[in-house]
Overview:
Small-subunit ribosomal RNA from an uncultured archaeon, 1489 nucleotides, folded computationally. The RNAcentral record of the sequence draws on SILVA. It matches the Rfam family "Archaeal small subunit ribosomal RNA". The literature on the family includes a 2001 paper in Science by Yusupov et al., "Crystal structure of the ribosome at 5.5 A resolution".
């Protein structure tokens, strides 16, 4: 003090989850000490074997006995009577929500043994018992009888005195005296005592192998009884306090409330009991049901809180379960008794004995908890006159990281490493180990603490390392597997996150986990939260408790403050100061304990009394106004069905289109009339009126509210309002009506894949009415009432003073009060959208509500309902989110603007239809190798595969650098005749020869891979995009994402420019640039050109044509360098006067970008591409490497892309004749000659190239076909020939003959194109031995149309809109159905536990009579009361199990449809009803979300 988690991003609400302390268990790890009011508490108040925990007194008394003694007369152990104790100590927390406990106070309603103090007695008598003898029962426990005896046992008499009743009086204590206390007097009742113990003393007297007497005492102790008084210690009582639930409430209670009178009791009292009255007690929560021992105190928090209640102190309360009484000063006692019950022991079966919730211990149950020690030396108890005794209380010691505290595990120095880690060597210290010795201390041992000697030896680990969170962008492995992970979230072949190594971070005798508290959390808010849209204002009003409450005056002093006493037990907390070497720990002293209570003061507030005053807040009158307020009556109006009657005569109706429907039995439709129900158009209005739901012709009756105005009364009579109560759309129910139109359901017709819907035709309840129920809505302003205070601007409705105008109308207008409604806005408030005198602002008073989201407004239960349902209203389990607002994009069957021949239109030619080529698919195959799949894959990689190519298929050979093993001159590897083998082969296999040094048999590891990933990658391409966008600085706005800038007008091909303008300026990009074409000029002139010049040749010859150089010129033309040329510069018009546009306008080769290209922006699309190359990482490594020989890639029922020829006369066909451009050219292009019908042959000049060469068709001119499957059209197919090449079978191109297929303009869709374009036409290159229907390329003819196009289609850009998209509509997303799993909830019934009650039977035990006996008590016996347990029967409660139903939850890839988010394609939600496989549909009202 926060921090991570919803989002692309942001802000907020919210919760989850880390960080902290603390408690138990736990996992690893572990040297030592010291302290502790740490250690079977949590689960089993379960069950116990075994020793010990309560005795003591001989100075109270008999009595066995043993040692001792005899100049003494003791001690000792046991039995028993007797006293006191055993009611305390110590365990435990079941039970108990209670005067249990806390704390302050009452007892004028009590009791107290032992203990103090005072007073005052202790007289006299009397029978008995046990130990102990004897003698029985009985297995034991134990028990019977007969006999002896004592006392401080017992018991009577007496005296003292107690108590009680009635009379009188009196004083006293006290705050009070009825009831205390006291005196007298009468009466009744009752009633001591132990003169008993020891010593001393004084006197007696017995006895000695029996026995320790006796009696005086005014000595001293120790005891007895009486009264009173004090301490202590406890009863009983009251006032406040004390846990959760109301799904526990017209609710409990019958000794329940109260009274008289009795009985008990120590003592009040319904504590009992008999009569009498019927009271009590509850929302201030009784009853009742569940938890649970309080409390001082403890944890944690800054506190308020919150949680707990274990240790130690208190207090209660229990002793196996329940009841019961007895002794006793004290008990209902539990190391006492009695009964039941239920368990365990013994037993001879008749009967008995038991009760660790005490130290220890066993054992069961758990995660979970120690030794059957020591010792009474301290401290305390009990007994005792003391000594002593006893004490599992205490007071040591063991165990145990339980907790707090404290110390250490080494320091120096040299070497080695690297200066690091570490290791080594020395030296030095010694808490500690280890070893000795006494002394101090202790009951004793142990610990310690004082010395001495030795030795760095013995002594460090847990977590964790992606982020929060502090520390790797380090190696291997794993490869949505194993696995981690509080949560976000890691893993899918490069994992900072799984596993390990190595490094490093924390903390350290510990360090991490689980699980509980706290805090974190202002997420329960008192302090200190909210509720228009996030969860959250009851639908509305009235009005009960309750809370709260104007202004003045007097009083009391509750509240309240202030000041003093008491108490708040110690321990604990704080402070100071002391003692353990420190500290934890302990002591002194102070304080403190926020609380309770008793006196005395104030008297401002609060309260409260005074029937105290007052008028401002309420309220009442009284006036003119205003109104769809209700409520019942009447009357009216126009549409509508319907029916009559007349007209009239074929359709009407409906829809996107239809069609079902109606109609010749005369329909719609036109006129008349009647008859019926409902409903009220214009007026109408972010206008009115009402609490709200609601309310709308007109007239009347009855009647609530409100407002504005009035110097009119009353006199605080006021706000809210838990429960309650009245109202309360629409639907629906229940009874009777009444039904015209609409119209759930229901039928039909369409629609569609389907259509239970959207549309269309019918049509039932309903809708109306009257009486009754129901009680809900987006019942909304998603804002609760009430009241006060804080700018303002501008509608509008009412009333009103004033004031102008008047047509005087109840008229119009304007300023101003008031009060209502609305818009805008300012402080300020809000997460923000926004609210903003009508508050969502600022404060005061009351109510309701909310606490993550789901499950669920479900379920159980209650209450209401006829019945649909309504109110109230959870869990388990599941989840990290859910959700507010606003941002920026994307999108949309939203809107609006521009724009584009990859868009239409308007036109031109195509494709789809044939028949070929080619590409794809698909099949097929031994393979048909692999890629690319909308636009952006299909004449694409690749540019046409015969072998190669090549990667595929079928055989067949070959290859391992390096390094170990191995083998190897007993010869490895290799070559080679001839036979086999085979398509061929010294490859291999047999036989031999030759040669001489390595070796693929093993393991590793290369080479090499067109082998895997283009979802590791670089590069490069394509597309968005023939687009006009993308940012940036710096300022403004805005919590913030963000936005402004880039936005609006206009205008551009353009974010191109102009103007506005919180922006001002910039960058990428667009343009500008660069390149070709076009036009002009300049400079140059060979391989280019020839006008004019030409030697020289040919023809004709008169003049002329014609060719022309190793000639001469460079005008021209070209050629290939530099220049200039065009900018809306001019004119007119339109715009703003701009930017700019129009214009058959000038001028000009060229006009608005002159035309074509190049380049071409942030960036997206995991777009292609590992098979071009490069490249990580996996894989193959003697085959997935490399050579070969065939094959295949070229298959072929089929579809689909791009193309070629056609379909013919704009033409074919023959024959003649013209015209280019760009290009290539060495084992090339080849003139030109011959051969050949032809394709080609054969020779050959020239050119490594403005020189030589390869070169046009379309066209033109003449003829011919005559509309035909043709003289179109050429496909198949056959013979015969050329060329390339190692080879043309599979599967090459070319010529010639013959053959002559389909085709006679192509559905539905669909492509290309706006001028030198489309088309048409042919050349040249690439590829290449050969082959072009392909690509690039190029020139020759050469159009229609559209032109101020347009946004219909398809798409692109802006602005806007509205999302529940963000992987971005190929998005999100709802419900049934099917599987799995989970936990629920309903269930016929079967079961256990609790508890209340009725009836029965009834232990003990107690009261009362009575009778018996051995007179001491004892027992019998009757009845009464209490009354435990069983037994049966009834109710309640809380569980557990269930066939089966049912809905919810959660699970990568099931199934139907698409309901929602956009106009989500029929807006959407809400209540309600009906329907339907599901989402859902469909009526009615009703919200805008």
């Nucleotide at each position: 003090a926060c921090u991570a988690g919803u989002u692309g991003a942001u802000c907020c609400u919210g919760c989850u989850a880390g960080a902290c302390c603390u408690g138990a268990c736990u996992g690893c790890u572990a040297u030592c000490g010291g302290c502790u009011u740490g250690g079977g508490g949590c689960u089993a108040a379960g069950a116990c074997a075994u020793g010990c925990a309560a005795g003591u007194c001989g100075u109270a008394c008999g009595u066995g006995g043993a040692c001792g003694c005899a100049u003494g007369g003791g001690u000792c152990c046991g039995c028993g009577u007797g006293g006191c104790g055993a009611a305390c100590g110590g365990c435990u927390c079941c039970g108990u929500a209670a005067c249990a406990c806390g704390u302050c106070g009452u007892u004028a309603a009590c009791a107290u043994a032992c203990c103090c103090u005072c007073g005052g007695g202790a007289g006299g008598u009397g029978g008995a018992u046990a130990a102990c003898c004897c003698c029985g029962g009985g297995a034991a426990a134990c028990u019977g009888g007969g006999g002896c005896u004592a006392a401080u046992a017992c018991a009577c008499c007496a005296u003292a005195g107690a108590g009680g009743u009635u009379a009188u009086g009196u004083u006293c204590u006290g705050g009070a005296a009825a009831u205390g206390a006291u005196a007298u007097a009468a009466c009744c009742u009752c009633c001591a005592a132990a003169u008993g113990g020891a010593a001393g003393c004084u006197a007696c007297g017995c006895c000695c192998a029996u026995g320790u007497g006796u009696a005086g005492u005014u000595u001293u102790c120790c005891g007895c009884c009486c009264g009173a008084g004090g301490a202590u210690u406890g009863g009983a009582c009251g006032g406040c306090g004390c846990c959760c639930g109301a799904u526990c409430a017209u609710g409990c209670u019958u000794g329940a409330a109260a009274g008289u009178g009795g009985g008990g009791u120590a003592a009040c009292u319904g504590c009992c009991c008999a009569c009498u009255u019927u009271g009590g007690c509850u929302a201030u929560g009784a009853c009742c049901g569940g938890u649970a021992g309080g409390g001082g105190c403890a944890a944690u928090g800054u506190g308020a809180g919150u949680u707990g209640g274990g240790g130690c102190c208190u207090c209660g309360a229990g002793a196996a379960u329940g009841g019961c009484a007895c002794u006793g000063a004290g008990a209902c006692a539990a190391g006492g008794g009695c009964c039941a019950u239920a368990g365990g022991c013994c037993u001879a079966c008749g009967g008995g004995c038991u009760g660790c919730a005490g130290c220890a211990g066993u054992u069961a149950c758990g995660a979970a908890a120690c030794c059957u020690c020591c010792a009474c030396a301290a401290u305390g108890c009990g007994g005792g006159a003391a000594a002593c005794c006893g004490u599992g209380a205490u007071g040591g010691g063991g165990c145990c990281a339980a907790g707090c505290c404290g110390a250490g595990u080494g320091u120096c120095a040299g070497c080695c490493g690297a200066u690091a880690a570490g290791g080594u060597u020395g030296a030095c210290u010694g808490u500690u180990c280890g070893g000795c010795a006494a002394g101090c201390u202790u009951a004793a041992g142990g610990a310690g603490c004082u010395g001495c000697c030795g030795a760095a030896g013995u002594a460090a680990g847990g977590g964790g390392a992606g982020g929060g969170c502090a520390a790797g962008g380090c190696u291997g492995g794993u490869g949505c597997c194993a696995g981690c992970c509080g949560c976000c979230g890691c893993g899918g072949u490069a994992a900072a996150a799984c596993c390990a190594g190595c490094u490093c971070c924390u903390c350290g005798a510990g360090u991490g986990g689980u699980c509980a508290g706290g805090a974190u959390g202002u997420u329960u808010a008192c302090u200190g939260g909210g509720c228009c849209u996030a969860a959250a204002g009851c639908a509305u009003c009235c009005g009960u408790a309750g809370c709260c409450g104007g202004c003045c005056c007097g009083g009391u002093g509750u509240u309240u403050c202030c000041c003093u006493g008491g108490u708040u037990a110690a321990a604990u907390c704080c402070a100071a100061c002391c003692g353990c070497u420190u500290a934890a720990c302990g002591g002194u002293u102070g304080g403190g304990c926020u609380g309770c209570u008793g006196g005395g003061g104030a008297u401002a507030c609060u309260a409260c009394c005074g029937u105290g005053g007052c008028u401002u807040g309420g309220g009442a009158g009284c006036g003119g106004a205003a109104g769809a307020g209700g409520u019942c009556a009447g009357c009216g109006g126009u549409a509508c069905g319907u029916c009559u009657a007349g007209g009239g005569g074929a359709g009407g109706g409906g829809u996107g289109a239809a069609a079902u429907c109606c109609u010749g039995u005369g329909a719609u439709c036109c006129u008349a009339g009647a008859c019926g129900g409902a409903c009220c158009a214009c007026c109408a209005g972010u206008g009115g009126c009402g609490a709200a739901g609601g309310c709308g012709g007109c007239u009347g009756a009855c009647u609530g509210g409100g407002a504005c105005g009035c110097g009119u009364c009353c006199g605080a009579c006021g706000g809210u309002g838990a429960g309650g109560g009245a109202u309360g759309a629409a639907a629906g129910c229940u009874a009777g009506g009444g039904g015209a139109g609409c119209g759930a359901a229901u039928c039909g017709g369409a629609u569609u894949a389907g259509a239970u819907a959207c549309c269309c035709g019918a049509g039932u309840a309903g809708u109306c009415c009257u009486a009754g129920c129901c009680g809900u809505a987006a019942a909304c302003g998603a804002u609760g009432c009430g009241c006060a205070u804080u700018a303002g601007g501008u509608g509008u409705u009412g009333c009103g003073u004033u004031u102008g105008c008047c047509u005087c109308g109840a008229g119009c207008a304007a300023c101003c009060g008031c009060a209502g409604u609305g818009c805008c806005g300012g402080a300020g408030c809000g997460a923000a959208g926004g609210c903003g005198u009508u508050a969502a602002a600022u404060g005061c008073g009351c109510c309701g509500c909310c606490u993550g989201g789901g499950a669920a407004g479900u379920a159980c239960g209650g209450c209401c309902g006829c019945a649909a349902g309504g109110c109230u209203g959870a869990a388990a389990c599941u989840u990290a989110a859910a959700g507010g607002a606003a941002u920026u994009g994307g999108c949309g069957g939203g809107g609006g603007a521009g724009c584009a021949c990859c868009a239409c239109a308007a036109g031109g030619g195509g494709u789809g239809g044939a028949g070929c080529u080619u590409g794809c698919g698909g099949u097929u195959u031994a393979a048909u190798u692999g890629g690319a799949u909308u636009c952006a894959a299909c004449g694409c990689c690749c540019g046409g595969a015969a072998c190669c190519u090549c990667a595929c298929c079928a055989g067949g050979g070959g290859a391992g650098a390096c390094a170990g093993c191995u083998g190897a001159a007993u010869g490895a590897a290799g070559g080679c005749c001839a036979g086999g083998c085979u398509g061929a082969u010294g490859a291999c296999c047999u036989u031999g020869c030759c040669u001489g040094a390595c070796u693929a048999g093993c393991u590793g590891a290369g080479a090499g891979g067109u082998g895997u990933u283009g979802c590791a990658u670089g590069g490069c391409c394509g597309u968005c995009g023939c687009c006009a966008g993308u940012u940036c600085u710096u300022g403004c706005c805005g919590u913030g994402a963000g936005g402004u800038g880039u936005c609006g007008u206009g205008u551009u091909a353009a974010g191109u420019c102009a103007c506005g303008u919180a922006a001002c300026g910039a960058a990428c990009g667009a343009g500008a640039c660069c390149c070709c074409u076009g036009c002009c000029g300049u400079u140059a002139g060979u391989u280019g050109c020839c006008a004019g010049c030409g030697a020289g040749g040919a023809g004709g010859u008169u003049u002329c044509u014609c060719c022309g150089a190793u000639g001469g010129g460079c005008a021209c033309a070209c050629u290939a360098a530099c220049g200039g040329g065009a900018c809306c510069g001019c004119c007119g018009c339109c715009g703003a006067u701009a930017a700019g546009g129009c214009g058959u306008g000038a001028g000009g080769a060229a006009g608005g970008a002159a035309g074509g290209g190049g380049c071409a922006a942030c960036g997206g699309c995991a777009g292609g591409u590992c098979a071009g190359u490069a490249u990580g990482a996996c894989c193959c490594g003697a085959a997935u490497c490399c050579c070969u020989u065939g094959g295949g890639c070229c298959a072929c029922a089929c579809g689909c892309g791009a193309g070629c020829u056609a379909c013919a006369a704009a033409g074919g066909g023959u024959a003649g004749g013209a015209c280019a451009g760009a290009g290539g050219g060495c084992u090339g292009c080849a003139a030109c000659u011959c051969c050949g019908a032809a394709a080609g042959g054969a020779g050959a000049a020239g050119c490594a190239a403005a020189u030589c060469c390869c070169u046009a068709a379309a066209c033109c001119u003449a003829c011919u076909c005559g509309u035909a499957g043709u003289u179109g059209g050429g496909a198949u197919u056959g013979u015969g020939g050329g060329c390339u090449g190692c080879a043309a079978c599979u599967c090459g191109u070319c010529c010639a003959c013959a053959u002559g297929a389909a085709c006679c303009u192509g559905g539905a869709a669909u492509c290309c194109c706006u001028a030198g374009u489309a088309u048409c036409c042919g050349c040249g290159u690439g590829u290449c031995a050969u082959c072009a229907g392909c690509g690039c390329g190029c020139g020759g003819a050469g159009a229609a149309u559209a032109c101020u196009g347009u946004c219909c289609c398809u798409g692109c850009u802006c602005c806007u809109u509205g999302c529940a998209c963000a992987c971005a509509c190929c998005g999100c997303c709802c419900g049934u159905c099917g599987c799995u799993c989970c936990a629920c909830g309903a269930g016929a019934g079967c079961u256990u536990g609790c508890u209340c009650u009725g009836u029965c039977u009834g232990a003990a035990g107690g009261g009362u009579g009575u009778c018996c006996c051995g007179u001491g008590g004892g027992g019998g016996c009757a009845u009464c009361c209490u009354g435990a347990a069983g037994a049966u029967g009834g109710g309640g409660u809380a569980g557990g199990c269930a066939a089966u139903c049912g809905g919810g939850g959660a699970g990568a890839a099931g199934u139907c449809g698409u309901a929602a988010c956009a106009a989500g394609g029929u807006a959407u939600c809400c209540g309600u009803u009906g329907c339907g496989g599901a989402a859902g549909c469909a009526g009615c009202g009703g919200a805008u979300g």